[in-house]
The RNA shown here (c-di-GMP-I riboswitch aptamer) has 90 nucleotides and comes from Paenibacillus sedimenti.
RNA sequence: AAUUGAAAAAGGCAAACCCGGUCAAAGCCGGUGACGCAAAGCUACAGGGGCUAAGGUGCCAAGAAGACACUAUGCCAGCCAGUUACCAAG
Numbered sequence: 001a002a003u004u005g006a007a008a009a010a011g012g013c014a015a016a017c018c019c020g021g022u023c024a025a026a027g028c029c030g031g032u033g034a035c036g037c038a039a040a041g042c043u044a045c046a047g048g049g050g051c052u053a054a055g056g057u058g059c060c061a062a063g064a065a066g067a068c069a070c071u072a073u074g075c076c077a078g079c080c081a082g083u084u085a086c087c088a089a090g
Base pairs, nucleotide, nucleotide: 003089004088005087012037013036018031019030020029021028022027035078041083042082043081047080048079049076050075051074055071056070057069058068060066
């Protein structure tokens, strides 16, 4: 150093519910709160996978409304992953 681990030490992050805000939605931000996490740090244009469908397209419809389907430029890293890293062993 690769690698392994969280026993110790120093610590760190913060799920769901609820409240407020933002938003078409998914989601995000803040408060509260801890389910958990050895990367629950960062990266969405390294890659895979997933969510939403405003706008667009198609279709039904006399027309309109509306329903349905497809689609990311919108999102998720606490899905896999890429990448960096404290402590200890090595």
Overview: Model confidence (mean pLDDT): 84 of 100. The source organism's lineage runs through Bacteria, Bacilli, Caryophanales, Paenibacillaceae and Paenibacillus.